Overview:
The RNA shown here (c-di-GMP-I riboswitch aptamer) has 69 nucleotides and comes from uncultured Cellulomonas sp.
RNA sequence: AACGGCAAACCCGACCGCAAGGCGGGGACGCAAAGCCACGGGGCCCACGGGGCCAGCCGAGCUACCGAA
Numbered sequence: 001a002a003c004g005g006c007a008a009a010c011c012c013g014a015c016c017g018c019a020a021g022g023c024g025g026g027g028a029c030g031c032a033a034a035g036c037c038a039c040g041g042g043g044c045c046c047a048c049g050g051g052g053c054c055a056g057c058c059g060a061g062c063u064a065c066c067g068a069a
Stems, first nucleotide, its partner, number of pairs: 005031002010026004015022002029056001035062002039059003042054005
């Protein structure tokens, strides 16, 4: 230092899922990796010997953007 990017809560769906939750549209609290990834910690759900969800809770790993020098 942002031309531009993402998008919480909330609202809508004659969309998916048992659920947590996801997807699409609106929206904008925030984000400088709020890009990817369930490997560690953590939280959540369920048809609970097990399976799943959360990356906008923290860390590890991978990959990029702007600017300065």
RNAcentral holds the sequence, with entries from MGnify. The prediction has a mean pLDDT of 86. The source organism's lineage runs through Bacteria, Bacillati, Actinomycetota, Micrococcales and Cellulomonas.